This is a predicted complex of two RNAs, RNase P RNA and transfer RNA, with 421 nucleotides together. The coordinates come from a structure-prediction model, not an experiment, and the mean pLDDT is 78. It holds a member of the Rfam family "Bacterial RNase P class A". Rfam classes the family as a ribozyme.
[in-house]
């Protein structure tokens, strides 16, 4: 100094005024809308989208199915160990595989030299490094495919050599010629799974039409993927037709929660200890407009040996919480900051 | 916001590991005073990228369109 990788933060910041919400005080028990449930109105203070909030791939928490139990089916996992609330997820670990434009080496070609040899290119190799990445049991438990080409694709054999003998050794076809290849073919083998989702569900109010028709049913309809047993059990189910589409809980402050250059323990994901925080909660969807000045990029104009500076224009990517967490994928403009490998060059 | 399906020339449907058919459209010849109708030829595809495999429209992953559904009374 070059190339090639890995991680961790960040994703503009400030002041001003208006505007939109959640929360804690204070006020006020009054005003409006509503048929009613039950909504909204002031002041101050303070909070208010993301690394993926997308996708909806996985794994729960929660909620509900009267409580559910055994079983077949079927449905994921897959190397050995660890870790987590849990996983298909992460760590380390073993094997396969990927994996530099550099450095060297091999073969071509060009140029320059009498010649050694310099320099340049194109191609290859280099059991590779950091690093990536694997859908990584199991083929004597049993099926099953391999098309076309080849004599032959599970007992078969052309051509040559060889042998007592298709015994042995090679050619050719082909993805693969044998005690072989495929299990992201079926299978088997450990292991592990009730179902649905916040539009789950509870709960108030108002309102027709608690309406008509079939069909099944105490000889058991139904009873949350599908069947059979077991248990409950009295009305289900289907089709027409009819009212409401209002409110208010779920609902975010006790979290499987966050931070931390603190401490111990582990090779590491991570545990434990101590400190410290409180960090959106809408409901046709809030977090926003305006105007200044500062960072970042980029273009342009001058100034200065240089370092660096001054005005002046444009912009900033991917994209927006919707029940809530841990993770996977996918999209993406910049920045800041650490570490690893290899190689050239000086010392 | 969550939850299910589906993607094959222009158009509509086949092929479920082993050549991507087939009708209609469309284009050029034939027949015809033209035209239509018939008849012969041709053009044109498996939503994209990635794995398994010898080999994928078909298996599986992932990213792009494109459909359906979902609350209460009774």
């Nucleotide at each position: 100094g070059a190339a090639g990788c890995c991680c961790a933060c960040u994703a503009g910041a400030c002041c001003a005024c208006c505007g939109c919400u959640g929360g804690u005080g204070c006020a006020a028990u009054c005003u409006g809308g509503g048929a009613a449930a039950c909504c909204a109105g002031g002041c101050a203070c303070u909070g208010g989208a993301g690394g993926a909030a997308c996708g909806u791939c996985c794994g729960g928490a929660c909620u509900g199915c009267a409580u559910a139990g055994g079983g077949c089916a079927g449905c994921g996992u897959a190397g050995c160990a660890g870790u987590u609330a849990a996983c298909g997820g992460c760590u380390g670990u073993c094997c396969g595989c990927c994996g530099a434009c550099a450095a060297g080496c091999c073969c071509g070609g060009c140029a320059c030299g009498c010649a050694a040899g310099u320099g340049u290119u194109g191609g290859g190799c280099c059991c590779u490094a950091a690093g990536g990445u694997g859908a990584g049991g199991a083929u004597u438990a049993g099926a099953g495919c391999a098309a076309c080409a080849g004599a032959g694709a599970c007992g078969a054999g052309c051509c040559g050599c060889u042998u007592g003998a298709g015994u042995g050794c090679g050619g050719g076809u082909g993805a693969a010629a044998c005690g072989g290849g495929c299990a992201a073919u079926c299978u088997c083998u450990a292991c592990g799974c009730g179902c649905a989702g916040c539009a789950a569900u509870a709960c108030c109010a108002a309102g027709u039409a608690g309406g008509c028709c079939a069909a099944c049913g105490u000889u058991g309809a139904c009873g949350g993927g599908g069947c059979c047993c077991c248990c409950g059990g009295a009305g289900u189910u289907g089709g027409c037709g009819g009212g409401u589409a209002g409110g208010u809980a779920g609902c975010a402050c006790c979290g499987a929660g966050c931070c931390g250059u603190u401490u111990g323990g582990g090779u590491g994901a991570c545990c434990a200890a101590c400190g410290g925080c409180c960090c959106a909660g809408a409901g046709u969807a809030a977090u926003g407009g305006u105007g200044g000045u500062c960072a970042c990029a980029c273009g342009g104009a001058g100034g200065g040996c240089a370092a660096c500076u001054u005005c002046c224009g444009u912009g900033c990517a991917c994209a927006g919480a919707a029940u809530c967490c841990g993770g996977c994928u996918u999209a993406u403009c910049g920045g800041u900051g650490g570490g690893c490998u290899u190689c050239a060059c000086a010392c | 916001u969550c939850c299910c399906c589906c993607g094959u020339g222009g158009u509509g449907u086949a092929a479920u590991g082993g050549c991507a058919g087939c009708a209609c459209a469309g284009a050029u010849g034939a027949c015809u005073u033209u035209g239509a109708c018939u008849c012969a030829u041709c053009u044109g595809g498996u939503c994209g990228a990635g794995g398994u495999u010898c080999a994928a429209a078909u298996c599986c992953u992932u990213g792009c369109g494109g459909g359906g559904g979902a609350a209460c009374c009774a």